[in-house]
This is a predicted structure of a 76-nucleotide RNA (transfer RNA) from Firmicutes bacterium UBA1874.
NCBI's taxonomy places the organism under Bacteria, Bacillati, Bacillota.
The sequence was found in a public genome assembly.
RNA sequence: GCUGAUGUAGCUCAACAGGUAGAGCAGCGCACUCGUAAUGCGCAGGUCGCCGGUUCAAAUCCGGCCAUCAGCUCCA
Numbered sequence: 001g002c003u004g005a006u007g008u009a010g011c012u013c014a015a016c017a018g019g020u021a022g023a024g025c026a027g028c029g030c031a032c033u034c035g036u037a038a039u040g041c042g043c044a045g046g047u048c049g050c051c052g053g054u055u056c057a058a059a060u061c062c063g064g065c066c067a068u069c070a071g072c073u074c075c076a
Base pairs, nucleotide, nucleotide: 001072002071003070004069005068006067007066010025011024012023013022019056027043028042029041030040031039049065050064051063052062053061
């Protein structure tokens, strides 16, 4: 340098064919308990990597860039 994959909540990951962004764990509060753990109920948490384009509407489609991983190649 080229090719491919990945990038969504603090962590691990979903989102089927473009139409209100979700789960588990973690966190906080309450209940329960003599107390703790566990359990139950609830709450909070998102520029969907960045910029632009298409569209009535983009996490999703298109272009460029960035980061990580894997493979290939060139030079020395």
Its Rfam family is "tRNA". Its mean pLDDT, the model's own confidence on a scale to 100, is 80.